[in-house]
């Protein structure tokens, strides 16, 4: 002086997933906030249709193609679509993700009202331009 793990702070990113009290300062609850889901009138469906060719629901993750493979899948390409540092739009270039899971035969929409979630993974200078705003010298 390098490299490598690991641990705390800060700062950040994706996603609703934060933030307060109470408490034996462990939980367990309770409230704000954000987010999902059930559920009328009316409208949509339906008049020989719907209902195993089940159906639905979170989420950005969906229609596809080509090989393998008895099947389940499994790689590869592509794609609707989503993400990337002050916030938001907009454009231009890069680089990324196009997953996983759940209700159980059942649910369009939806006022009131009802019933849940609040996780989990990652990075450490984090492109540039224009309009507003906001912070701070």
């Nucleotide at each position: 002086c390098c490299c490598c793990u690991g641990u705390g702070a800060c700062c950040g990113c994706u996603g609703a997933a934060u933030c307060c009290g109470c408490c034996u300062c462990g939980c367990a609850c309770g409230g704000a906030a954000c987010c999902g889901g059930g559920g009328a009138c009316c409208c949509a469906c339906g008049u020989c249709c719907u209902u195993u060719u089940g159906g639905g629901g979170u989420g950005a993750a969906u229609c596809g193609g080509c090989a393998c493979g008895c099947c389940a899948g499994u790689g590869c390409c592509a794609u609707a679509g989503g993400g990337c540092a002050g916030c938001u739009u907009c454009c231009a270039c890069g680089c990324c993700c196009g997953a996983a899971c759940c209700c159980g035969u059942c649910a369009g929409c939806u006022a009131a009202c009802c019933c849940g979630g609040u996780a989990a993974g990652c990075g450490g200078c984090a492109u540039g331009g224009a309009a507003g705003c906001a912070a701070g010298g």